Small-subunit ribosomal RNA, central domain from an uncultured bacterium, 347 nucleotides, folded computationally. The coordinates come from a structure-prediction model, not an experiment, and the mean pLDDT is 88. Rfam family: Bacterial small subunit ribosomal RNA.
Context: one part of a larger RNA
RNA sequence: CUGGGCUUAAAGAGCACGUAGGUGGUUAGAAAAGUUGGUGGUGAAAUCCCAAGGCUUAACCUUGGAACUGCCAUCAAAACUUUUUGACUAGAGUGUGAUAGAGGUGAGCGGAAUUUCUAGUGUAGAGGUGAAAUUCGUAGAUAUUAGAAAGAACACCAAUUGCGAAGGCAGCUUUCUGGAUCAUUACUGACACUGAGGUGCGAAAGCAUGGGUAGCGAAGAGGAUUAGAUACCCUCGUAGUCCAUGCUGUAAACGAUGUGUGUUAGACGUUGGGAAUUUUAUUCUCAGUGUCGCAGCAAAAGCGUUAAACACACCGCCUGGGGAGUACGACCGCAAGGUUAAAACUC
Numbered sequence: 001c002u003g004g005g006c007u008u009a010a011a012g013a014g015c016a017c018g019u020a021g022g023u024g025g026u027u028a029g030a031a032a033a034g035u036u037g038g039u040g041g042u043g044a045a046a047u048c049c050c051a052a053g054g055c056u057u058a059a060c061c062u063u064g065g066a067a068c069u070g071c072c073a074u075c076a077a078a079a080c081u082u083u084u085u086g087a088c089u090a091g092a093g094u095g096u097g098a099u100a101g102a103g104g105u106g107a108g109c110g111g112a113a114u115u116u117c118u119a120g121u122g123u124a125g126a127g128g129u130g131a132a133a134u135u136c137g138u139a140g141a142u143a144u145u146a147g148a149a150a151g152a153a154c155a156c157c158a159a160u161u162g163c164g165a166a167g168g169c170a171g172c173u174u175u176c177u178g179g180a181u182c183a184u185u186a187c188u189g190a191c192a193c194u195g196a197g198g199u200g201c202g203a204a205a206g207c208a209u210g211g212g213u214a215g216c217g218a219a220g221a222g223g224a225u226u227a228g229a230u231a232c233c234c235u236c237g238u239a240g241u242c243c244a245u246g247c248u249g250u251a252a253a254c255g256a257u258g259u260g261u262g263u264u265a266g267a268c269g270u271u272g273g274g275a276a277u278u279u280u281a282u283u284c285u286c287a288g289u290g291u292c293g294c295a296g297c298a299a300a301a302g303c304g305u306u307a308a309a310c311a312c313a314c315c316g317c318c319u320g321g322g323g324a325g326u327a328c329g330a331c332c333g334c335a336a337g338g339u340u341a342a343a344a345c346u347c
Base pairs, nucleotide, nucleotide: 003319004318005317006316007301008300012315014201015200016199017198021194022193023192025088026087027086028085029084030083031082033081034080035077036076037075038074039073040072041071042070049065050064051063052062053061054060091191092188093187094186095184096183097182098181099180103177104176106174107173108172109171110154114150115149116148117147118146119145120144121143125136126135162169163168206247207246208245209244210243211242215241216240220236221235222234223233258314259313260312261311262310263309266292267291268290269289270288271287272286273285274284275283276282277281296303297302320347321346322345329340330339331338332337
């Protein structure tokens, strides 16, 4: 390489859009590039193979045949692929009528809690822990009542719920806005699938500039614990967490399961539509989301119409452990670092 694989053994890119490329529905005609068959030419010799012969035999040599699986030309075939012309509607999309939603974005508003401040009541403790201490408090704390300010997060509803490509999204109202589902079958008529490069999005932490800072809280300080305690526990507390703009581009970015299409028993829940009926509960149906389970698959665990079953199309990735996701180089980044990615050596 051929091959075999990728939930857990090595292996699905974090996710999408999309260029080239690969692949592509039904039907009729044409062409004949691929394809199939015939014929002709060519395919040097030697070598290989077969037969016969010559050196005493063999190696070796000679002669003949076959072969050289290829290429070119030409004639024909038309099932399949392809090209082209026309048609179709089951894929895909559009329209129309409805529906659900924490989908995104900007603005405004709300209450509970927390902390601080002011004032009142009130007096000796309060905090905290396994037990304590650091700490706060007679300059009046803790507790309690009233008022004010600030920032951050949205209890109950709440769910195996819902939405989103993923990351993710939850108080209420509203602006702008993306997608999905169902019904209808009116329109277009294969317009499709995948997608190397490429482009965009991408938790947290981190970085830059400017704001903000209630609570929490890396670092740091102190108190404990301990043989020690650079920890676990306690009291403080800076960056950060929040906002705006830009960067970073990584996660156990997980369903550890790429995307799309079709096929293959069911049962029980649940979300959003639709239809029917004996009309308030059943049945059927479409799209999601769960549990169990037949066939089948699997090394097993398990998966099982939301497949890890049966197939097809396309992409990504793996090839013993360590060295190593490292070195070097290149590209990206303000930096931190990221992406790509070896070898010696060793078992």